[in-house]
This record gives sequence, structure tokens and C1' cells, in this order.
RNA sequence: GCUCUUGUGGCGCAAUGGUUAACGCAACCGGCCUCUAACCGGAAGAUUGAUGGUUCGAGUCCAUCCAGGAGUG
Repeated sequence: GCUCUUGUGGCGCAAUGGUUAACGCAACCGGCCUCUAACCGGAAGAUUGAUGGUUCGAGUCCAUCCAGGAGUG
């Protein structure tokens, strides 16, 4: 250089082109307990790597770019 692949809350991970992007962990608040852990409950946290395009509608499809990974010369 070329080909393929991944990018979604702090972390992990889901979502057939169609409701308000689901869930788990962590952290936070509360309950329980003599206290901690465990357990139970609650609330918050994502403009889905960037910019465009297609579409009535894009996390999902297309183009370019950025970052990581694999293969190949």
C1' cells in the first nucleotide's frame, strides 16, 4: 500500500431500516444489619467514532475520513 474486521453510558454487551437505543456490572442514593460485605429497592448515566449521502424513517445501508485489530505484498 491492498483486503477484511471492530468502534454503542465509566466497563461489558444487545438492538429485523420503525415506540422513549434493551440488559448486566461498577459508581451514586435509600432500606436491611451493631458495623462492613451480601441482599432488596430507587434514581441517574448514550445525542451509537467523525462528516456527508440514500430513505417517510438510519445504531443498522452507501461514500470518505479517524482510531484499534487481523491477513497479505